[in-house]
RNA sequence: GGAGGUGAACGGAGGAUCGCUGGUGGGCAGGUACAGCCCACGAGAGGAAAGUCCGGGCUCCACAGGGCAGGGAGGUCGUUAACGGCGACCCGGGGUGACUCGAGGGAAAGCGCCACAGAAAACACACCGCCGAUGGCCGAUGAGAACCCGACCGCGAGAGGCGGCCGGGGAGGAGGCACAGGUAAGGGUGAAAUCGUGGGGUAAGAGCCCACGCGCGACAGCCGGGUGACCGGCGGCGGGGCAAGCCCCUCCUGGAGCAAACUCGAAUAGGGGUGCUGUCGAGGGCGGCCCGUCCAACAGAUCCGUUCGCGGUUCUGCAGCACCCGGGUCAGAGCGCUCGAGCGGCGCAGCAAUGCGUCGCCUAGAUGAAUGAUCCUCGCCGCUGACGGGGUGACCCGGCGGCGGAACAGGACCCGGCUUACAGCUCACUUCGGGGA
Repeated sequence: GGAGGUGAACGGAGGAUCGCUGGUGGGCAGGUACAGCCCACGAGAGGAAAGUCCGGGCUCCACAGGGCAGGGAGGUCGUUAACGGCGACCCGGGGUGACUCGAGGGAAAGCGCCACAGAAAACACACCGCCGAUGGCCGAUGAGAACCCGACCGCGAGAGGCGGCCGGGGAGGAGGCACAGGUAAGGGUGAAAUCGUGGGGUAAGAGCCCACGCGCGACAGCCGGGUGACCGGCGGCGGGGCAAGCCCCUCCUGGAGCAAACUCGAAUAGGGGUGCUGUCGAGGGCGGCCCGUCCAACAGAUCCGUUCGCGGUUCUGCAGCACCCGGGUCAGAGCGCUCGAGCGGCGCAGCAAUGCGUCGCCUAGAUGAAUGAUCCUCGCCGCUGACGGGGUGACCCGGCGGCGGAACAGGACCCGGCUUACAGCUCACUUCGGGGA
């Protein structure tokens, strides 16, 4: 210096002006200062706040115990509040390697499936080929092959040509056919075909036998190592696949969610009850309270009195108001609500995930939902200009200047993970190959 691998940190900084959300303190009115308004101070999104995929806290509902069904998880051992997360390891695939990927239990229960092709896709099978030992048929009354002759068929322009088939001939002398049947070597099909290669063997063949190899829950084989997945050795054996089809095994598993849940209230229209009042006035408005001011709901009967106009008592009905009870509506208010499996540093235990100890810190709580706008300075990145330095050179370095750029994206009860998006930049460890000393 090139090409990589794994993990981690960061995600502009400072300031000015004007705003927004909530907090603390202060101020304002006839008094009080809960609310309101004003001022000051300090605070105000993320590594993913996202997707809402998994797990937990919290809340309400349900719930004797056990089982079944349903849903989920699935190498082993750890870790944790929990997990389908994470760590280490095992096995298998990929990579020269650092490393990476894996729906990674069971095909010794039962059912099912294996497209196309192929004879056959699972306990059965034989298309071509090979054999035909054995049985059958032909054969010394002469098999087949070679040779000669002839008829026919095909090809050929044609030949006394080539090929085929049938018949005949002599010579010669023992087999021939492929019917039954055997075979799974070879060909061919397929993602997959009953271990592979070589030798022996055989009529031809075959783990039929042998050597070497490969594999094995097929053997619940033995010995050794490991907590375990699993690994090594020895013997024995030679298994079609699919569980990402149903299924079997082991383990986990109530439901709904902060619009949960709880508390309070207002206005409006109803229902039931009690009380007060109906102009000598219950009560209400002016945000609440005091003060002040304004508004505010009637008829009949009875009895008594009478100046005969009416006044009062009691009762009934109606109306007004208050309180109580019981519902409905209102994304109304409060609470839940942000101090928590919290964050950071250090130490210890552990390979690690993680745990323990100690010190320090406080870091949004909004609700149609605040965190914004404009500007200045500096920093970062890209392009570029002249200058200075280095180099034979392409080019590199330095400060200065000009132009441009800066991602993905935003809380909504909280937390642990996973997944996905992301301009640019930094660091640590590490691999492969090249060059130089």
Bacterial RNase P class A from a Myxococcota bacterium, 437 nucleotides, folded computationally. The prediction has a mean pLDDT of 77. Rfam family: Bacterial RNase P class A. By type it is a ribozyme. The source organism's lineage runs through Bacteria, Pseudomonadati and Myxococcota.